Description: c-di-GMP-I riboswitch aptamer from Aquibacillus koreensis, 87 nucleotides, folded computationally. Lineage of the source: Bacteria > Bacilli > Caryophanales > Bacillaceae > Aquibacillus. It was read from a public genome assembly, where an Rfam model found it.
[in-house]
């Protein structure tokens, strides 16, 4: 150095909810708040999930159906980077 990761050490990160802003929405900043995480740090290339504005469509004009170019890295995979170290 790699793999690997412990009743180790010194830290980091922030589920759910809530509040505000954005956004059709999913969701995202933020602040508050800890489920939990050895990469839960970054990156949509690949499967997947979510949401249907635009669009096509059917129709009883109430609506319904299809679909990302959207979102989701704290869904899996992959890539890239890193703290500190028992065995």
């Nucleotide at each position: 150095a790699u793999a690997u990761g412990a009743u180790a050490a010194a830290g980091g990160c922030a589920a759910a909810u809530c509040u505000a802003u954005u956004g059709a929405a999913a969701a995202a900043u933020a602040g508050a708040g800890a489920c939990g995480c050895a990469a839960a740090a970054c990156c949509a290339c690949a499967g997947g999930u979510c949401u249907a504005a635009c669009g096509u469509u059917a129709u009883a004009c109430a609506u319904g159906a299809c679909a990302a170019u959207g979102a989701c890295g704290g869904c899996u995979g992959g890539g890239u980077u890193a703290c500190c170290a028992a065995g």